[in-house]
The RNA shown here (Lysine riboswitch aptamer) has 184 nucleotides and comes from a Desulfobacteraceae bacterium. It was read from a public genome assembly, where an Rfam model found it. The model forms 100% of the base pairs in the Rfam consensus. Lineage of the source: Bacteria > Pseudomonadati > Thermodesulfobacteriota > Desulfobacteria > Desulfobacteraceae. The prediction has a mean pLDDT of 76.

RNA sequence: AACCAGAGUUGAGGCGCGGUGCUCAUAAGUAGUCGCAGGACAGGGGAGCAGGCCCCGCAUCAUGAUCUUGUGGUAAAAGGGUGUACCGCCGAAGCUCGCUAAUGACCUGUUACUAAAGCGGGCUGGGACUGCGGAGAAGAUUCGCAGGACUGUCACGACUUUUUUCGUGGAGCGCUCUCGCGGU
Repeated sequence: AACCAGAGUUGAGGCGCGGUGCUCAUAAGUAGUCGCAGGACAGGGGAGCAGGCCCCGCAUCAUGAUCUUGUGGUAAAAGGGUGUACCGCCGAAGCUCGCUAAUGACCUGUUACUAAAGCGGGCUGGGACUGCGGAGAAGAUUCGCAGGACUGUCACGACUUUUUUCGUGGAGCGCUCUCGCGGU
């Protein structure tokens, strides 16, 4: 000096990733609610079931809790999204499986749903496009799979005075940079 191995609070990919606030549109003249005109029916409600408890109603005509049709008035929100500002970053982040599983809707038990947060394992380098599927009100958006290109990175090979260009392939547990120590 080089190589291997180790450590790092190093850096890069680009319509790069995620979060928060504000704003705008959509959701939607929808849900809900009120009035009017009808119809059904003694039951209806508190997530399903079982046991309790509670609330609103009911003999008949009718009224009236509940459901429903038409019509008129009034009239949202959440999730997701556009724009913008700031913040955190480059396994950024996303998906999936398992565990901790709480919490929430009258009580007990059980089932389902919701399920924040944490831990562990697996897959994906990245963005876009096309097709299929899931979520979603949705031609928005997002997630998964597949496809052929693009792009970054490394290895190998060829070309090239160098620069560079082309081809093949791999994966982020990568690559670049720095470090003292350990080994050869």